FMN riboswitch aptamer (RFN element) from an Actinomycetales bacterium, 149 nucleotides, folded computationally. It was read from a public genome assembly, where an Rfam model found it. It matches the Rfam family "FMN riboswitch aptamer (RFN element)". From the family's description: The RFN element is a highly conserved domain that is found frequently in the 5'-untranslated regions of prokaryotic mRNAs that encode for flavin mononucleotide (FMN) biosynthesis and transport proteins. The coordinates come from a structure-prediction model, not an experiment, and the mean pLDDT is 77.
[in-house]
Parts: sequence; C1' cells; structure tokens
RNA sequence: ACGUGCUCCGGGGGCGGUGGAAUUCCGCACCGGCGGUGAGAGUCCGCGAACCCGGUCACCACGAUCCGACGCGAGUCGGGCGCGGGGGCCGGGCCGAUCCGGUGGAAUUCCGGAACCGACGGUCAGAGUCCGGAUGAGAGGAAGCACGC
Repeated sequence: ACGUGCUCCGGGGGCGGUGGAAUUCCGCACCGGCGGUGAGAGUCCGCGAACCCGGUCACCACGAUCCGACGCGAGUCGGGCGCGGGGGCCGGGCCGAUCCGGUGGAAUUCCGGAACCGACGGUCAGAGUCCGGAUGAGAGGAAGCACGC
C1' cells in the first nucleotide's frame, strides 16, 4: 500500500386562493445523496436508492413420486427430483433536468440573469417537501483499532 470487519452516511410546505374535502390543485415559497472534473456541479461523466428480470450458492418449509435402509405393520430415516418463500453473491433492464452573459490560462461547476428536474404505495382530490416500506438498503467516506496479506 491492499483486503475484511468495527464506525458514519438525505434535504425541503411557510403564506394565500378554490373547495364539503388539498402541506397533493392554483399563485408566491422551499430543498438538492456519493465519486470524478484543467476551479467549487440537483441539470457534464459515472455511481447509489425504488421498480422489473436472469444466473448461481447453501439453508429452511412444503408436495407428489422414485431409490436405498430399518420395521410384522402404520410408518421412520437417508438420498434423488420438483415447486415455492426468505437470504448471500454475480449480472442485466429501467433510470429526470441548462442555457445566455461575465471573469479567468482553465468553469454547462464561480459571479450575474433566466429556466428546468425530482421512484413506488397511501390519502375525504392529483405529493420532490405529508404518511409508509425504512430503527431498512446503499454509492461512498476521515481517522483509529483488530485480523489477513
């Protein structure tokens, strides 16, 4: 130096309008995970979460049937096969949105201006912001310790 473990790791609805009912609609608000980059990024290049699918591994439960052993017998035990559920590992699909001007050696990243985007389920009416899966998962992360190398 490297590997594994311990550990950490997401923000945001305030006011008004309509209505029987909306933090969901309308107007004005508010928010921005992680790595990278000629200089700092929600919109560049990638990654992660949600959702869908495949492969593989061992385990648990179940079903019919086959083989073997044991038993007088009902049956019991072991093995093979099948299907399903949860789990580990590997892989695939899906996966939103930015321009103009300025400064500069260098910026779709800074400054000025104007835009745009945001899983699924729920809800007395449609949600980036409420509730839920989630005290979950996870990209990744400074230092230390342990073990391995």